[in-house]
RNA sequence: GGGGCGGUAGCUCAGUUGGUAGAGCGCUUCGUUCGCAACGAAGAGGCCAGGAGUUCGAAUCUCCUUCGCUCCA
Numbered sequence: 001g002g003g004g005c006g007g008u009a010g011c012u013c014a015g016u017u018g019g020u021a022g023a024g025c026g027c028u029u030c031g032u033u034c035g036c037a038a039c040g041a042a043g044a045g046g047c048c049a050g051g052a053g054u055u056c057g058a059a060u061c062u063c064c065u066u067c068g069c070u071c072c073a
Stems, first nucleotide, its partner, number of pairs: 001072007010025004019056001027043005049065005
C1' cells in the first nucleotide's frame, strides 16, 4: 500500500430483505429474609465510531475519515 471482518446500553452481543433499537449480565427501587445471597416485580441507561450523500424515512444502501482484528505484498 491492497483485500476481508468488525466499532450498537457499563460489559458480552443480537438486530436476515430500509419503517423512529432489543437480550443476557451488571446498576437502582420494591417484595420475600433478622440480615446477606438467591428468587420475583418495576425502572433508569444507547438516537447505533465520526462526517457527507441517496430516500418520505438509514444501525441497515453509497462515499470519505478513524480505530481494532486478520490475510497478501

Predicted 3D model of a 73-nucleotide RNA (transfer RNA) from a Gemmataceae bacterium.
It was read from a public genome assembly.
Its mean pLDDT, the model's own confidence on a scale to 100, is 82.
It matches the Rfam family "tRNA". It is annotated as a transfer RNA.